[in-house]
RNA sequence: UUUAUAAAGAAUGGGGGAGAGAGCAGGCUCAAAGAACCCAAAGCAACCAGUUGCUAAACGCAAAAAAGGUGCUACAUCCUGCCUAAAACAAUUUUAGGAUAUAUAAA
Numbered sequence: 001u002u003u004a005u006a007a008a009g010a011a012u013g014g015g016g017g018a019g020a021g022a023g024c025a026g027g028c029u030c031a032a033a034g035a036a037c038c039c040a041a042a043g044c045a046a047c048c049a050g051u052u053g054c055u056a057a058a059c060g061c062a063a064a065a066a067a068g069g070u071g072c073u074a075c076a077u078c079c080u081g082c083c084u085a086a087a088a089c090a091a092u093u094u095u096a097g098g099a100u101a102u103a104u105a106a107a
Stems, first nucleotide, its partner, number of pairs: 001107006012040004019030003024081004042073003047069002051063004077101001082098007
């Protein structure tokens, strides 16, 4: 950079010691009944690889999750910010969709 997905799912212990939810602003939330981070042992998921079935065969489809490579395990990609549409409006607000951005995987 491109493609796919951002429904859902899954936690304890030890260390650590004040922040955390990607960044900026505003809100909201979590946190001394212990944040980030590190370690251990678990778990979730099914992106890659692998397995089973369908098949002449498969790079296709479906299923499952013992072992491998990643990832993830508060709410939740938390909301708003840019664009479009609709509704109610005094300011403005609400709803829906999209874009951007971000995260993860594969190439």